[in-house]
Context: one part of a larger RNA
This record gives sequence, C1' cells and structure tokens, in this order.
RNA sequence: UGACGGGGGCCUGCACAAGCGAUGAAGCAUGCGGUUUAAUUUGAUGCAAAGCGAAAAACCUUACUAGGGGCUUGACAUGUUAUAAAUCCUCUUGAAAGAGAAAGGUGCCUUUAGGAAUAUGAACACAAGUGGUGCAUGCAUGUUGUCAGCUCAUGCCAUAAGUUGUUAGGUUAAGUCUCACAAUGAGCGUAACCCUCAUUUUUAGUUACCACUAUUGAGUAACCCUGAGUAGCCAACCAGUGAUCAGUCAGAGGAACAUAAGGAUGACAUCAAGUUAUUGUGCCCCUUAUCCCUUGGACGAUGCACAUGCUACAAUAGACGUGACAAAGGGUCACGAUCCUGUGAGGGUGAGCUAACUCCAUAAUCCCAUCCUCAGUUCAGAUUGCAAGCUACAACUCACCUAUGUGAAGCCAAAAUCGCCAAUAAUUGUUGGCAAGCCAUACGGUGGUGAAUUCAUUCCUGGGCCUUGUAUA
Repeated sequence: UGACGGGGGCCUGCACAAGCGAUGAAGCAUGCGGUUUAAUUUGAUGCAAAGCGAAAAACCUUACUAGGGGCUUGACAUGUUAUAAAUCCUCUUGAAAGAGAAAGGUGCCUUUAGGAAUAUGAACACAAGUGGUGCAUGCAUGUUGUCAGCUCAUGCCAUAAGUUGUUAGGUUAAGUCUCACAAUGAGCGUAACCCUCAUUUUUAGUUACCACUAUUGAGUAACCCUGAGUAGCCAACCAGUGAUCAGUCAGAGGAACAUAAGGAUGACAUCAAGUUAUUGUGCCCCUUAUCCCUUGGACGAUGCACAUGCUACAAUAGACGUGACAAAGGGUCACGAUCCUGUGAGGGUGAGCUAACUCCAUAAUCCCAUCCUCAGUUCAGAUUGCAAGCUACAACUCACCUAUGUGAAGCCAAAAUCGCCAAUAAUUGUUGGCAAGCCAUACGGUGGUGAAUUCAUUCCUGGGCCUUGUAUA
C1' cells in the first nucleotide's frame, strides 16, 4: 500500500419491509446430469451452465456409429508434365457413392510456334483434419456494474516503499457541484452529444385523408396520417429552507418537470472466467487415415435427479350464439381475394399486388343473451384406437395438422425460493426470423384490458467512501 474482520461510522440498490403474481406438489414441452447404448457427436457447470452455442437434427445438417460399401495427390488450392476443347446425349451393374461400356461432333485469342479456360491420366512437393492444448495466443464476449470509480504531470512531504491531490463541512443518480485546504492543473469514466416516444408550428402531399353525380373521376388551405425541418423543459418563475453557495422542498404555468420515459453507450481492473467447434493462429498429433465420398442408424434411448416453461385444478369459471375496438410486421421460387366443394384439416379455381393501393387478416381478453349449479363435473386435458389431410425422393425409428371415440394425474401445493413500483406486474391476443415441412409451449417485436403496495432503513444480502485492528501478501 492492498486484502481480510461474526470491528466502527456514513450512504445506496425490488436488498429487506409493504403488496401482487409465480416456482417448489400434478401432466406435458424443452434443456442438463446420471444410466443405457454399436453410437446415444460436442462445448458450457454457483450467482455469471442447464428453451444456452442451436434464428429450426426425418435425408442433408452431422462433428457420432456399423471390422457397412468405396477412395488415396484425394471434395478443394498452387506448381511441374502428358493427352484431349469444354459441354451434352445412351446402356449395364449397385443401397448409394461409384465402376464399366458405347456414339457423334465443335468453339475463343493468335505472330500458326502456341495461348486462355476446362477435363482426364501419372509421379511428387503437398492438400485435408469439428484431432489436442482457451493454462501458448489474437479478435470479439460474460461478470462485478451503468457500480462511481481509476489514474497522470508538476510541486510539497517521507531515508524509502509511498503519500498528498482523490481528504474535511454541505450536496448529488454521479470523484455531480460548492466551499475549505500544500497543493495547482489534466486525462479515462459520470453527464451531455446519438436514436425512439409524448406537444406545437412551417412545408410537402400519393397509394394517405375528405366529399360526391358512385368505383371512376374531382378536391386538400381543413382533419387523421406520413416525410423533412422548427419551437419547447432550463431548477427558467414565485414562496420556505440553506452560508447572499451548491442545492433541497412546495406551488404556479405547461403536452411534458426536476436525468420526462425507454434504448444504445460499459472507465482502470477482476475471475489463468468461457470460446482453438464462427474465424485467424503458435506448438503437438494423424497422412492407405484422426482425410474424403456414400447408404442405413444415432443425436429423439429412459427406474431416476435438476433447471426453464406451457396447461390446469374451475363459477371473477366452462360451453354455445351474437356484437365492438388495435398496433407492429411479412409477401413474386411469394402472399393468395372471390366462387365451388368437404363436418374439418384441406382440395379445385386464380382476381389483385414487386405493396400507405392488393393479400396474409375474422384480433383476443371484453359486452349482451342462453345453458350448466359445486360434482373429479358440460372442470381438466395427458394417454391411446380408428379414419382422413398436407409438405417432402422418403413421415417406421422421428414431423405437423383434422374429425370422431377414449378421458390419466390434478380440488391451489411443505421447507425453501424468484420476479416486479406505473402504462409496471398480472392478463389477453397478434406478428416476425429460421423453413419444403416442423416437434415454437422457445426467442425477438407489437398493441388491448389494467391493479395493489412502499415513500421507511432495525435486520438479511450486493456494492461504494472514510476509519480502526491484524500471527495475512
């Protein structure tokens, strides 16, 4: 000087408290461990692994497996050499990869020597490796933590390591600001600059908006909306308080108030944190194999255990019928209206739209009416029979969807634990990416309905500053 203390002081955070909901019991989905297996490829393991890498495992993907079937200059690159333009078409064999056979004919540039590009053969340099090491590394990442810290120059102090500045009194979300001071300045962070959203105004208006002679033309100076500018919020005004400070507290005004709200933005460092399987890369290992191609299987197994979710146990509900109101997003290998058909998933037809025009597309919680009357039920929907549909070479292992039958556990959950303070929790639909299809109840957006409680710091817990103790470095 740090680190540590079941030392002290001050401060702070959904840390506790107050409240609302949930996990933990049930069934299922997904992931992980264990076990099993020819193989169940692999990484990640307290917070900070476990709906994570994976924004999609039937083949492919795929890394695993079969003494499976093949290949050995190789699927791919460069160099040397020889031959032939390349390409295209047919047959046999095979599970496929591949192997074998047959037929015809030619281009481009040119100095007529040849060359370019492509294919094949041979030999070798090599190529290849999702093989090992994240404790050899780069890049990017997580975490403490959006916590308020981390440092430097010059000067002063000290024999020196070091100190001071960065401390004290106030104050702040903040090392934010103020004031004092052997310190005076400065840098990286904080804040601001950036984006979204809320209000005004100017301008521009088609595909938007509005009106009608009604589906095609007009109008836009208005409203909604969309695009581009502009103004606006700053403790600016008033009162109290404070040191005539920084500020704090209440009020007015205002669309909006004390960082308006949300996002992006993550200092010095820490954990030899994770990643060599995104990629780059050192060293080591393999080279008729740990490379490469292919078929089938596996990654989907299943006494158990854990994690994250979904659905429920019902009457604030369930069933059936009718009625109303969104936002955001996507679409040409696509979205697909209309009409016909089917109980339905779907099938047939194919208008429109390269999209503010058309389509996906009826939002659902909700309102109204009827039934049900506290039951393992008109709750719940697991499991499973049978019959269909769709995608795809292919749906058995192993997809999704429909109709009908079947109708399991489950009657609110112990110890313990988690999330959240406002348009938040809860609840409710909707949409996107990946994609032939989809195991999505996931992940990322988007609106609708819409609460309760706290305004305190005694304790638990994370963190910051000062101080003190130490058999610690």